Predicted 3D model of a 507-nucleotide part of an RNA (small-subunit ribosomal RNA, 5' domain) from a metagenome. Model confidence (mean pLDDT): 83 of 100. The full RNA is in RNAcentral, with records from SILVA. It matches the Rfam family "Bacterial small subunit ribosomal RNA". Its family is annotated with ribosome and structural constituent of ribosome in the Gene Ontology.

Context: one part of a larger RNA
RNA sequence: GGACGAACGCUGGCGGCGCGCCUAACACAUGCAAGUCGGACGAGCGAGAGAGAGCUUGCUUUCUCGAGCGAGUGGCGAACGGGUGAGUAACGCGUGAGGAACCUGCCUCAAAGAGGGGGACAACAGUUGGAAACGACUGCUAAUACCGCAUAAGCCCACGGUGCCGCAUGGCACAGAGGGAAAAGGAGCAAUCCGCUUUGAGACGGACUCGCGUCUGAUUAGGUAGUUGGUGGGGUAACGGCCUACCAAGCCGACGAUCAGUAGCCGGACUGAGAGGUUGAUCGGCCACAUUGGGACUGAGACACGGCCCAGACUCCUACGGGAGGCAGCAGUGGGGAAUAUUGCACAAUGGGCGCAAGCCUGAUGCAGCAACGCCGCGUGAAGGAAGACGGUUUUCGGAUUGUAAUCUUCUGUUCUUAGUGAAGAAUAAUGACGGUAGCUAAGGAGCAAGCCACGGCUAACUACGUGCCAGCAGCCGCGGUAAUACGUAGGUGGCAAGCGUUGUCC
Numbered sequence: 001g002g003a004c005g006a007a008c009g010c011u012g013g014c015g016g017c018g019c020g021c022c023u024a025a026c027a028c029a030u031g032c033a034a035g036u037c038g039g040a041c042g043a044g045c046g047a048g049a050g051a052g053a054g055c056u057u058g059c060u061u062u063c064u065c066g067a068g069c070g071a072g073u074g075g076c077g078a079a080c081g082g083g084u085g086a087g088u089a090a091c092g093c094g095u096g097a098g099g100a101a102c103c104u105g106c107c108u109c110a111a112a113g114a115g116g117g118g119g120a121c122a123a124c125a126g127u128u129g130g131a132a133a134c135g136a137c138u139g140c141u142a143a144u145a146c147c148g149c150a151u152a153a154g155c156c157c158a159c160g161g162u163g164c165c166g167c168a169u170g171g172c173a174c175a176g177a178g179g180g181a182a183a184a185g186g187a188g189c190a191a192u193c194c195g196c197u198u199u200g201a202g203a204c205g206g207a208c209u210c211g212c213g214u215c216u217g218a219u220u221a222g223g224u225a226g227u228u229g230g231u232g233g234g235g236u237a238a239c240g241g242c243c244u245a246c247c248a249a250g251c252c253g254a255c256g257a258u259c260a261g262u263a264g265c266c267g268g269a270c271u272g273a274g275a276g277g278u279u280g281a282u283c284g285g286c287c288a289c290a291u292u293g294g295g296a297c298u299g300a301g302a303c304a305c306g307g308c309c310c311a312g313a314c315u316c317c318u319a320c321g322g323g324a325g326g327c328a329g330c331a332g333u334g335g336g337g338a339a340u341a342u343u344g345c346a347c348a349a350u351g352g353g354c355g356c357a358a359g360c361c362u363g364a365u366g367c368a369g370c371a372a373c374g375c376c377g378c379g380u381g382a383a384g385g386a387a388g389a390c391g392g393u394u395u396u397c398g399g400a401u402u403g404u405a406a407u408c409u410u411c412u413g414u415u416c417u418u419a420g421u422g423a424a425g426a427a428u429a430a431u432g433a434c435g436g437u438a439g440c441u442a443a444g445g446a447g448c449a450a451g452c453c454a455c456g457g458c459u460a461a462c463u464a465c466g467u468g469c470c471a472g473c474a475g476c477c478g479c480g481g482u483a484a485u486a487c488g489u490a491g492g493u494g495g496c497a498a499g500c501g502u503u504g505u506c507c
Base pairs, nucleotide, nucleotide: 001507002506003505004504006503007502008501009500010499013378014377015376016375017374018373020370021336026334027333028332030331031330032329035076036075037074040073041072044069045068048065049064050063051062052061053060054059055058083289084288085287092214093213094212095211096210097209098208102206103205107202108201109200110199111198112197113196115149117147118146124139125138126137127136128135129134155180156179157178159176161174162173163172164171165170185194186193187192215261216260217259222252223251224250227249228248229247230246231245232244233243234242264286265285266284267283268279269278270277271276291312292311293310294309295308314325315324316323317322342368344367345366346365350364351362352361353360354359381411382410383409384408391402392401393400394399416444417443418442419441420440421439425434451496452495453494454493455492456477457476458475462491463490464489465488466487472479473478
């Protein structure tokens, strides 16, 4: 000198764009943050419409149709999106490879298919337990829920054959005989559309393996028994001590194993002429975690933040028998701290989930609010104006300086106030939270808008008074003991400016 997610002191006019718990991965009141589909299904309620009956002629009742609502069954989603950085020195990350060892819902392309049956369980009704949470029993019922049967290949299993190829196990193609495995319907007058099943290919996403790189300490030198390898078996989507039985005794290590400490990694960011050093907020990629620890279930995908089970700590309810909860989602509260915001608006846009659609949901997102926290821009007036006024300061008492500065004159209207008008963003048939915002027009009116630090040298900027090694200053050198340009105040001056200075950290 530069930089900052900064803080503190003094001061503070506006706008644009960013950015805002770095500390306690501390505890959390309250609201919201993941639903959707009635065009999968059976009940229920049901605006309204039609028909009939009773009649008290405008009421009651029965039947049929029925928009819509919606608990339950079922499907898809809830594994995304959002948060945090505790753990992790690791194939975690970065980069480059590998598979003859893998999976992939929705999507795209291609081939083929959907025949015929069955039995349940919710809801519901009844009985019943419990304070509640939540159950239990009996009975009824539908489906794109569940289960057999049929059919089926280039799919799966085992068998032998031919050809081609390779990188050891082997891979690919072709033909053969044997065994096995599938399906669901819905809407529409219909055409048809949306779905369903099997297979192949793709895309997207993911899992695995390897080379190289990835902080400090030797005042950590030995570490390791599923440990290292093999065989058989199991398990997985898949290779593998991943697991298991047996066998062998290996494996790692001064090219730093092990242990200890610290730490999410990267694209990047800051600095620097560069080499390098430091760093990893916001934005983007990957990873890990979701009160602590463990576990699996469902599923294409989780060992699952707003799912389940168990254990621990904590909080709450209780009829004391037993239950409920998890903000490191968005706001917000307490606490900690030098320190960090609103319990806001909207789904209008972008994107996501569901749905044929209409649409619904979306604290993602778009916006608004707060804070000079940062960067950038603008303003606080402009021109003229010497009697060089008054006042202040100083003085050698002549003056000098503040100083064209003010007053004053003539203007301007960035800002500001008021009134009017008023967007783009919307792809339009419609639909704008922001927002009556930005912008534009008119009027008013210099009116409302300057501070902070320094002035001994480094370092731009000096005098007076007070103080008297006191009070104090100070980044370093050093000032102060009676003439202090170094302390305090005043005038003046210098620097930066809606900021200025200090502190902290990095280069």